Transfer RNA from an Anaerolineae bacterium, 73 nucleotides, folded computationally. Its Rfam family is "tRNA". Model confidence (mean pLDDT): 81 of 100. NCBI's taxonomy places the organism under Bacteria, Bacillati, Chloroflexota, Anaerolineae.
RNA sequence: GGGGACUUAGCUCAGCUGGGAGAGCAUCCGCUUUGCAAGCGGAGGGUCAGGGGUUCGAUUCCCCUAGUCUCCA
Numbered sequence: 001g002g003g004g005a006c007u008u009a010g011c012u013c014a015g016c017u018g019g020g021a022g023a024g025c026a027u028c029c030g031c032u033u034u035g036c037a038a039g040c041g042g043a044g045g046g047u048c049a050g051g052g053g054u055u056c057g058a059u060u061c062c063c064c065u066a067g068u069c070u071c072c073a
Base pairs, nucleotide, nucleotide: 001072002071003070004069005068006067007066010025011024012023013022019056027043028042029041030040031039049065050064051063052062053061
């Protein structure tokens, strides 16, 4: 320098054919326990990497940029 994959909650990751933003863990509260842990119930937590385009409507499609991983040279 060129090709490919990835970027979504604090962490690890789902997200179907474009229309609801989610799970587990973690955090907080409650129940339970002599107490802790575990368990059960609930709550808070989001610029879907950034910008632009297409569309009635974009996490999803297209383009550019940035970052990470990987292959080729």